Source information: Bacterial RNase P class A from a Spirochaetaceae bacterium, 370 nucleotides, folded computationally.
RNA sequence: CGAGCCGGCCGGACGGUCGCGUCAGGAGAGAUCCUGCCGAGGAAAGUCCGGGCUCCACAGGGCAGGGUGGUGGGCAACACCCACCCGGGGUGACCCGCGGGACAGUGCCACAGAGAACAGACCGCCGGGACCGUCCUCGGAUGGUCCCGGUAAGGGUGAAACGGUGGUGUAAGAGACCACCAGCGGCCGGGGUGACCCGGUCGGCUCGGCAAACCCCACCCGGAGCAAGGUCAGACAGGGAGCGUUCGAGGGUGCCCGCCCGAGCUCCCGGGUAGACCGCUUGAGGCUGUCGGCAACGGCAGCCGUAGAUGGAUGGCCGUCCGUGCGCUCCGGCGCACGACAGAACCCGGCUUACAGGCCGACUCGUCCG
Numbered sequence: 001c002g003a004g005c006c007g008g009c010c011g012g013a014c015g016g017u018c019g020c021g022u023c024a025g026g027a028g029a030g031a032u033c034c035u036g037c038c039g040a041g042g043a044a045a046g047u048c049c050g051g052g053c054u055c056c057a058c059a060g061g062g063c064a065g066g067g068u069g070g071u072g073g074g075c076a077a078c079a080c081c082c083a084c085c086c087g088g089g090g091u092g093a094c095c096c097g098c099g100g101g102a103c104a105g106u107g108c109c110a111c112a113g114a115g116a117a118c119a120g121a122c123c124g125c126c127g128g129g130a131c132c133g134u135c136c137u138c139g140g141a142u143g144g145u146c147c148c149g150g151u152a153a154g155g156g157u158g159a160a161a162c163g164g165u166g167g168u169g170u171a172a173g174a175g176a177c178c179a180c181c182a183g184c185g186g187c188c189g190g191g192g193u194g195a196c197c198c199g200g201u202c203g204g205c206u207c208g209g210c211a212a213a214c215c216c217c218a219c220c221c222g223g224a225g226c227a228a229g230g231u232c233a234g235a236c237a238g239g240g241a242g243c244g245u246u247c248g249a250g251g252g253u254g255c256c257c258g259c260c261c262g263a264g265c266u267c268c269c270g271g272g273u274a275g276a277c278c279g280c281u282u283g284a285g286g287c288u289g290u291c292g293g294c295a296a297c298g299g300c301a302g303c304c305g306u307a308g309a310u311g312g313a314u315g316g317c318c319g320u321c322c323g324u325g326c327g328c329u330c331c332g333g334c335g336c337a338c339g340a341c342a343g344a345a346c347c348c349g350g351c352u353u354a355c356a357g358g359c360c361g362a363c364u365c366g367u368c369c370g
Stems, first nucleotide, its partner, number of pairs: 001366004006361005012321007020039002023036005041341001045352002048350005053225004060257004065221005070084005085099001086097004100216002105214002107210003122155002124151012163181006182206001184203008229278004238269006250261003285304008322339007
């Protein structure tokens, strides 16, 4: 210098002016007005996980249902994060994994193919028999068609065909046998907290894949959600039908049994209201330093104060500057346009998705120079 890989950060700046919302102070009987501070995000989003908080439930038994899934650690918790292991990809930095079990059982394996799981003879190879040819020294050799049988070495199909290479063997073949290699299992030794790794030895010679198919194993899981829940104020008009009051309507937990509460419940017609306040923002909070730890993170100390709307505030215009694009140019500049994705609604921790442009750092490969 070129190509790449990973992580972090910013995502217009400043000022003026008009407007909007909370809060504080002031004025006013009140409506309201004045002054001042503050006023969206890294994702506020999707609402997919995990919690806090609130209300309800919380004898027991049975049956369902959902989630997680290598190991160790972190965390309030998690489907998150960190480190490592194993498998796959890349020359490499690094990336990807929906990563328990397929000798508990059931099931499935499209198309193609003869055959898709304790397999399979389509072509081929080999043996025997019948028939028809050819040759000849008349006993055989050889070719074709059909039938019976052997064979998984070769061809062919496929994502996958029941280990690979070489040899022995055989009518032809085959782990049938042998050597080496790969894989699986048992035992022994060593390393690691562990997943697992390394080495030795023996064995039958070899056992396909799918569990995001049912299923099995281990662990975890009460329900509903801020329209939770509570306080205050205000309005109205009743009528009819059905069921039920220890022969129990109805409600509570996913279902059943059971248990608990229990005097009202359901439907139709008609009428009324739809306001205010609390919850509400200080919370597993942020920043800096230091210590422990590879890291995620944790301990300690100091500092900081940071939106709370409820038809739902956070916007418009102007000026200077920055960046980008276009046009003009007397190359000094000038003019115009644009500045992504998006926008709080009880609050946190994550994940996922969207995002113009830009900055910083670590590392890798290639080429050249010293």
Rfam family: Bacterial RNase P class A. It is annotated as a ribozyme.